[in-house]
The prediction has a mean pLDDT of 82. This is a predicted structure of a 103-nucleotide RNA (Glycine riboswitch aptamer) from a Chloroflexota bacterium. The model forms 90% of the base pairs in the Rfam consensus. It matches the Rfam family "Glycine riboswitch aptamer". Its family is annotated with glycine biosynthetic process in the Gene Ontology. NCBI's taxonomy places the organism under Bacteria, Bacillati, Chloroflexota.
RNA sequence: CAGGUUCUGGGAAGAGAUCCCGCAUCCACGCGGGACGCCGAAGGUGCAAGUCUGGAACAGGCGAAGCCAGGCGAAACUCUCAGGCAAAAGGACCCAGCAUCCG
Numbered sequence: 001c002a003g004g005u006u007c008u009g010g011g012a013a014g015a016g017a018u019c020c021c022g023c024a025u026c027c028a029c030g031c032g033g034g035a036c037g038c039c040g041a042a043g044g045u046g047c048a049a050g051u052c053u054g055g056a057a058c059a060g061g062c063g064a065a066g067c068c069a070g071g072c073g074a075a076a077c078u079c080u081c082a083g084g085c086a087a088a089a090g091g092a093c094c095c096a097g098c099a100u101c102c103g
Stems, first nucleotide, its partner, number of pairs: 001103001003101003007097005016036001018035006037085003043081001044079001046077001050072006
């Protein structure tokens, strides 16, 4: 000096404070259950190039490319399982600092 990880501090988007039922009744709040709509940036699913393995071929021998099958294969893309849709909290990611690991 570059990179990885933990911790601390700061920044950080999206989308109904939706509706119904129960908690004796009404209102507010809370909890539990349900319905419809919606969001993508905890986590998770899926895959492109590429790469690896195997197979077939042919009158006979070989099997580079190509073909077929399978494995691996990234994201802020995709799905919406999970999560979320006032504030708070959480929040990928970014910045700074401490510690530590590695070159």